[in-house]
């Protein structure tokens, strides 16, 4: 230099056009003599950035950035 993949909650990951979810982690409550475990509930997101298409974009298209892998 070229090609590809990935980028979503603190972490690991779903969701592939119609207002974003799970598990773990965190807060509160219940249970217990107490802790752990368990159950209930709550909070936590400019969906990497900038544009384009669309009535509507996390999703489709282009560019850029970062990470990873491959080729030279």
């Nucleotide at each position: 230099g070229c090609c590809a993949a990935u980028g979503u909650a603190g972490c690991u990951c779903a969701g592939g056009g119609g207002u974003a979810g799970a598990g773990c982690a965190g807060g509160u409550c219940a249970u217990u003599c107490g802790u752990a475990a368990u159950g209930a509930u709550c909070a936590g997101g400019u969906c990497g950035c900038c544009g384009g298409u669309u009535c509507a974009a996390u999703u489709c298209c282009g560019g850029c950035c970062a990470u990873u892998g491959g080729c030279u």
Predicted 3D model of a 72-nucleotide RNA (transfer RNA) from Roseibacillus sp. Model confidence (mean pLDDT): 84 of 100. The organism belongs to Roseibacillus, within Bacteria. Rfam family: tRNA. The family's RNA type in Rfam is transfer RNA.